[in-house]
């Protein structure tokens, strides 16, 4: 003169991020098979199909209808999946400076 890993302290604060908001998809919708109930009842099980789409495709309320019979009808409240935006706590990661190392 020079100098590592690794520690502790500083300051920063991308990026990641539980989690909220929001858009996009999908109407949690409609279709078809097979079965069950019967006014104290209107269900069950499966298939396909829908999505630049993985998963989901249920759980209630109210009203109407069916006169006993195979068929149910409108209206209405609630989610999760996927990607995308925007926010966003604690930790952790990175990068910069000191100190120890020396």
């Nucleotide at each position: 003169a020079u100098a590592a890993a690794a520690a502790c302290g500083a300051a920063u604060g991308a990026a990641u991020g539980a989690c909220c908001u929001c858009a996009u998809a999908u109407a949690a919708a409609g279709u078809c098979g097979g079965g069950a109930a019967u006014a104290u009842g209107g269900c069950c099980c499966g298939a396909a199909a829908g999505u630049u789409u993985c998963u989901a495709c249920c759980c209630g309320a109210u009203a109407a209808c069916c006169g006993u019979a195979a068929a149910u009808u409108a209206u209405u409240g609630g989610a999760c999946u996927a990607u995308g935006a925007g926010g966003g706590a604690a930790a952790g990661u990175g990068a910069u400076c000191g100190u120890u190392g020396a």

About this RNA
Purine riboswitch aptamer from Metabacillus indicus, 102 nucleotides, folded computationally. The prediction has a mean pLDDT of 75. Its Rfam family is "Purine riboswitch aptamer". For this family Rfam cites "Three-state mechanism couples ligand and temperature sensing in riboswitches" (Reining et al., Nature, 2013). The family has 133 seed sequences and 4,097 matches in Rfam 15.1. Gene Ontology term of the family: purine nucleobase biosynthetic process.